Source information
The RNA shown here (FMN riboswitch aptamer (RFN element)) has 155 nucleotides and comes from Ruegeria intermedia. Of the family's consensus pairs, 100% are formed in the model.
RNA sequence: CGCCGUUCUCAGGGCGGGGCGAAAUUCCCCACCGGCGGUAUGCGGGCCCCGGCCCGUCAGCCCGCGAGCGGCUCUGUCAUCCAACCGACAGAGUGUCAGCAGAUCUGGUGAGAGGCCAGGGCCGACGGUUACAGUCCGGAUGAAAGAGAACGAGC
Numbered sequence: 001c002g003c004c005g006u007u008c009u010c011a012g013g014g015c016g017g018g019g020c021g022a023a024a025u026u027c028c029c030c031a032c033c034g035g036c037g038g039u040a041u042g043c044g045g046g047c048c049c050c051g052g053c054c055c056g057u058c059a060g061c062c063c064g065c066g067a068g069c070g071g072c073u074c075u076g077u078c079a080u081c082c083a084a085c086c087g088a089c090a091g092a093g094u095g096u097c098a099g100c101a102g103a104u105c106u107g108g109u110g111a112g113a114g115g116c117c118a119g120g121g122c123c124g125a126c127g128g129u130u131a132c133a134g135u136c137c138g139g140a141u142g143a144a145a146g147a148g149a150a151c152g153a154g155c
Base pairs, nucleotide, nucleotide: 002155003154004152005151006150007149008148009147010146016030017029018028019027031135032134033124034123035065036064037063038062042057043056044055045054046053047052060122061121068100069099070097071094072093073092074091075090076089077088078087104120105119106118107117108116126138127137128136
């Protein structure tokens, strides 16, 4: 230094103004926000054989991941004359479950752009609500992609 293991810590932002209305932070007009890892023609730093190399770092819509919902499996209860199937509810488990699960184009520069520059466009779980929610309330003082630290008479 790398790997493995254990423990601990951390790990999400955003409705401001106006309109209609009995009622909307939910509709309409204008606005606002962007989790985690990877990827570099940008940016910063270093090395250097001057051709590259190394380190760090800005992607919501390039690749993948996460929570939520759903699916599936198991268990229990109800239902049933009895058992199984089907059905309802509850709990537990499962991501090799191809579901919801999302959304990017145009121009420029350049050898090369999915990431740079300019412009336009688009996307955002579930339940709740005097009225339809990315921004309010709730599950959630939760869970978690992952990040970091300490430790081990480990490899």

Its Rfam family is "FMN riboswitch aptamer (RFN element)". Its family is annotated with FMN binding in the Gene Ontology. The sequence was found by an Rfam model in a public genome assembly.